[in-house]
RNA sequence: GAUUGACGAGGGGAUGGAGUCCCCCUUGAACCGCCGCAGAGGCUGAUGACUCCUGUCGCGCA
Numbered sequence: 001g002a003u004u005g006a007c008g009a010g011g012g013g014a015u016g017g018a019g020u021c022c023c024c025c026u027u028g029a030a031c032c033g034c035c036g037c038a039g040a041g042g043c044u045g046a047u048g049a050c051u052c053c054u055g056u057c058g059c060g061c062a
């Protein structure tokens, strides 16, 4: 100095936050939903999973 492995660290899993678990990536990375060739337009979802908080919309009641 190079390679491999382990550990650690960091980032990410379509809209904010918390806990636990899982997965992906190592900076030319992972990731950045769906329908529509595309544009126009339309649709779903605050989770990757579970449990919650907050926000937003609709309906109903007072």
Stems, first nucleotide, its partner, number of pairs: 009026005016053006033043003
This is a predicted structure of a 62-nucleotide RNA (Fluoride riboswitch aptamer (crcB RNA motif)) from an Acetobacteraceae bacterium. Its Rfam family is "Fluoride riboswitch aptamer (crcB RNA motif)". Rfam links the family to the GO terms response to fluoride and positive regulation of gene expression. Its mean pLDDT, the model's own confidence on a scale to 100, is 77. The RNAcentral record of the sequence draws on Ribocentre.